[in-house]
């Protein structure tokens, strides 16, 4: 990079360097020299994974289900995934 399967209308930003782009893509909207992209700190969110706790269920190897976030592992932190569109894309597990 292809592949499977889950989710995407909730929720969470401040400094510091930078210095002009950015929401993926097409159209529209919009954000941005009251500082855009990106790189550094530190603080948050959530709960995919994982830890613990409870129940079901069971082929006794585990699946499911709900709760919980604690020093583990990613992800995110305007706008509904910012709208509409598509054979589209973002994330997280899993095979290969």
């Nucleotide at each position: 990079c292809g592949c499977u399967c889950a989710u995407c209308c909730a929720g969470a930003g401040c400094g510091g360097c930078g210095g002009a782009g950015g929401g993926a893509c097409a159209g529209g909207c919009c954000c941005u020299g009251u500082g855009a992209a990106g790189c550094c700190g530190c603080g948050g969110c959530a709960a995919c994974c994982c830890a613990u706790c409870g129940g079901a269920c069971u082929c006794c190897g585990g699946u499911c289900c709900g709760a919980c976030g604690u020093u583990g592992g990613u992800g995110c932190c305007a706008a509904u995934g910012c709208c509409u569109g598509a054979u589209c894309g973002a994330u997280g597990a899993g095979a290969c």

A computed fold for a 96-nucleotide RNA from an Acidimicrobiia bacterium, annotated as SAM riboswitch aptamer (S box leader). The coordinates come from a structure-prediction model, not an experiment, and the mean pLDDT is 85. The sequence was found by an Rfam model in a public genome assembly.